[in-house]
RNA sequence: GCUCCGUUCGUCUAUCGGUUAGGACUCAGGAUUUUCAUUCCUGCAAGAGGGGUUCAACUCCCCUACGGAGUACCA
Numbered sequence: 001g002c003u004c005c006g007u008u009c010g011u012c013u014a015u016c017g018g019u020u021a022g023g024a025c026u027c028a029g030g031a032u033u034u035u036c037a038u039u040c041c042u043g044c045a046a047g048a049g050g051g052g053u054u055c056a057a058c059u060c061c062c063c064u065a066c067g068g069a070g071u072a073c074c075a
Stems, first nucleotide, its partner, number of pairs: 001071007010025004018055001027043005048064005
């Protein structure tokens, strides 16, 4: 250089064209408890950037960025 794969809440992960983008852990508040722990309830928080297709895109296509794997060259 080329090819392929990946990028979603703070973390892990679900969602394969129509969701207020879900769950677990963390965190915050509350309930329970003599206290702590446990348990329960509520809340916060996410589609890498840009463009395209579509009535509608996290989802499909292209470019870029970043990460990973493979491969070529190294006169």